[in-house]
This is a predicted structure of a 69-nucleotide RNA (transfer RNA) from a marine eukaryotic metagenome. The sequence is in RNAcentral, with records from MGnify. Model confidence (mean pLDDT): 80 of 100. Rfam family: tRNA. It is annotated as a transfer RNA.
RNA sequence: CGAGGUAGCUCAGUCGGUAGAGCACGUGACUGAAAAUCAUGGUGUCGGCAGUUCGAUUCUGCCCCUCGG
Numbered sequence: 001c002g003a004g005g006u007a008g009c010u011c012a013g014u015c016g017g018u019a020g021a022g023c024a025c026g027u028g029a030c031u032g033a034a035a036a037u038c039a040u041g042g043u044g045u046c047g048g049c050a051g052u053u054c055g056a057u058u059c060u061g062c063c064c065c066u067c068g069g
Base pairs, nucleotide, nucleotide: 001068002067003066004065005064008023009022010021011020017054025041026040027039028038029037047063048062049061050060051059
């Protein structure tokens, strides 16, 4: 200097309007019992602080962390 930080993990998201997918996991159904399958469940300080705004995950500043140069 550049890229990134969002659910347990991998990630998406929105020209600013109170956030999702897959996997995993819990519960129930099914089974002699499991697996598979089906139904259902998100409890997330959107890294932290401050600013702008009616309103910030999204814009701005500073700081922290990771990766690359």